This is a predicted structure of a 102-nucleotide RNA (SAM riboswitch aptamer (S box leader)).

[in-house]
């Protein structure tokens, strides 16, 4: 790095380095940031995807968090392609995480 296949709702943060960017990418918005951003550390947490256990092998199931991952502002921010002239609202496209394959 492709593809496949489920989610994309809710959750949850405190120090230490650092020193201007950050909300994923481009263009507009709009919001956050020297009262301290990315990014890294360390500590805590949250969530239940693989993952443990239980049971009339059943299930979208109860429980649970040792260990791989992931996440901890608002929020996958609006808008942009279609439904559809418009609002409203839903899909798509991209994206993000997870597991499985090459």
């Nucleotide at each position: 790095u492709u593809g496949u296949u489920a989610u994309c709702a809710a959750g949850a943060a405190a120090g230490g380095u650092g020193g201007a960017g950050g909300g994923a990418a481009u263009a507009g918005a709009c919001c956050c940031g020297u009262u301290g951003a990315a990014a890294c550390c360390u500590u805590a947490g949250c969530a239940a995807c693989c993952c443990u256990u239980u049971c009339g092998u059943g299930g979208c199931a109860a429980a649970g968090a040792a260990g791989g991952u992931g996440c901890u502002a608002c929020a996958u921010u609006c808008u942009a392609u279609c439904c559809u002239g418009a609002c409203c609202g839903g899909a798509a496209u991209a994206g993000a995480u997870a597991a499985c394959a090459g």
The prediction has a mean pLDDT of 76. It was read from a public genome assembly, where an Rfam model found it.